A computed fold for an 88-nucleotide RNA from Peptococcaceae bacterium BRH_c8a, annotated as c-di-GMP-I-GGC riboswitch aptamer.
Taxonomically the source falls in Peptococcaceae (Bacteria, Bacillati, Bacillota, Eubacteriales).
The coordinates come from a structure-prediction model, not an experiment, and the mean pLDDT is 86.

[in-house]
RNA sequence: UUCGAAAAAGGCAAACCUGUCGAAAGACGGGGACGCAAAGCCACGGGUCUAAAGCAGGAGCACUGCAACGGCAGCCGGGUUACCGAAG
Repeated sequence: UUCGAAAAAGGCAAACCUGUCGAAAGACGGGGACGCAAAGCCACGGGUCUAAAGCAGGAGCACUGCAACGGCAGCCGGGUUACCGAAG
C1' cells in the first nucleotide's frame, strides 16, 4: 500500500422483551442475537422517518395540508480514525 480466507485474538449487536427520556420519529441502560471487516466516528450530498413549534385551510384547542431547526451512520455515496490477519 492492497486485500478480508465459510479462518481467527478481540469487538459490535437486528427483531423481540424491559426501564428511563421524547409530541413523535427515535435515543440511552439491561436482557437478547438477525447479522456486521469499519455495524467505529461525522448528517457533507442523495434518500428516508417523524411533525411538537411554525405557516395555510377551517367557526374551532377538532381535523387536513405544507414544512426540520428533530431523527436514521445497521439505506447509498463521501470524509475521517483504527484492531487482527494475508499478500507485496